This is a predicted structure of a 351-nucleotide RNA (Bacterial RNase P class A) from Neomicrococcus lactis. A source record names the gene rnpB. Of the family's consensus pairs, 93% are formed in the model. The sequence is in RNAcentral, with records from ENA.
């Protein structure tokens, strides 16, 4: 220069004018209402998959069912997350992807095509003592055909037998916390695949969710007390007393908690910087910030100037993404226009 890996920011800015939510302060007698002032969505606030804090119900201890996880160390409140490593696969490389325990415990399963898909088996073939035996070397299917090569050997042949090689399975030396990796010996000569099939093995697990769940507490109905029915309880005209009038129920408490209202709610495993310790997720210490809280559910609408793309007759036109809290946090997953930065590999040129 051109092409690629992977990690990280960023998601328009200020300004006016009208309007909305929580709050605090003023007018006011005062909840209303009116004014002024503070704050006022995300990187994912989505999805609600995993994991936890809180809440509340269940639980003596043990076992058996059901469910989740599955290389190894390590971070973390804890995960099915995160970080390093170790095996397999991919890629010239940087890197990247992996539901990564067993298949000689057992049981199922294996399309099509081939003779045969597993206690091997005989379709063509090769041998023989040929109505019938032997024989997996050679053909040919298939995703997969019972180690490979070369001999010995034999009617033909075949780990039947030897030598290398390959895997397997047991002894064992080193390295490494461990997964595991480099080796050495000995063994039968060889065992198909699938466990995101059942099942074994090893660990692990109560069950609902902020509409959890608390706390005040009308109205009507019930409990009970106590006054009252012509010896008038109460009540209605009233500012108070008289006085009229109406008149059979009135009053207090109590449990429950319905309508309603309130907590819960938002200072948190919190951010931010710096420094220590770790290869790294992290962690330890110190300063230092408070930054939404609705509930028929705000967060909005317009102008104007600037940045930013794009076209352009150079006058100005148009565009600008994914998506929007609802108890709070960790993570995954999925969506996103343009814009930026940083390290690393490759290929060409140049000095």
């Nucleotide at each position: 220069u051109g092409g690629g890996u992977u990690g990280a920011g960023u998601g328009g800015a200020c300004g006016g004018u009208c309007g909305c939510g929580u709050g605090u302060c003023g007018u006011a007698a005062a909840u209303a209402a009116c004014g002024a002032c503070c704050c006022g969505a995300g990187g994912a606030a989505c999805g609600u998959c995993c994991g936890g804090g809180c809440u509340c119900c269940a639980c003596a201890g043990g076992a058996c069912a059901g469910g989740g996880u599955g290389g190894u160390g390590g971070g973390u409140a804890a995960c099915g997350c995160c970080c390093a490593c170790u095996c397999g696969a991919g890629g010239u490389a940087a890197c990247u992807c992996g539901c990564a325990g067993g298949a000689a415990a057992g049981u199922g399963c294996c399309a099509c095509a081939g003779a045969a898909a597993a206690c091997a088996a005989a379709c063509c073939g090769c041998c023989g003592u040929u109505u019938c035996g032997g024989u997996a070397a050679g053909g040919g299917u298939g995703a997969a055909a019972a180690g490979g090569u070369g001999g010995u050997g034999u009617a033909a042949g075949a780990g039947a037998c030897c030598a290398c090689c390959a895997g397997c399975a047991g002894u064992u030396u080193g390295g490494g916390u461990g997964a595991c990796c480099a080796g050495a010996u000995u063994g039968g000569c060889u065992a198909g695949g699938u466990a995101a099939a059942c099942c074994c093995c090893a660990c692990u697990u109560g069950g609902a969710g902020c509409a959890a769940g608390g706390u005040c507490a009308a109205a009507a109905a019930g409990g009970c007390u106590g006054c009252g029915u012509u010896u008038g309880a109460g009540g209605g005209c009233u500012g108070u007393c008289c006085g009229c009038c109406c008149g059979a129920g009135c009053a207090a408490c109590c449990a429950g908690g319905u309508a309603g209202a309130c907590c819960g709610c938002u200072c948190g495993a919190g951010g931010u910087u710096g420094u220590c310790g770790g290869u790294a997720a992290c962690g330890g210490c110190a300063a230092u910030c408070c930054u939404a809280g609705a509930u028929g559910g705000a967060u909005g609408a317009u102008c104007g100037u600037c940045a930013c793309g794009g076209c352009u007759u150079c006058g100005g036109c148009c565009g600008a993404a994914c998506a929007g809290a609802a108890c709070c946090c960790g993570g995954c997953g999925u969506a996103c226009a343009g814009c930026u930065c940083a390290a690393c590999c490759c290929a060409u040129c140049c000095a």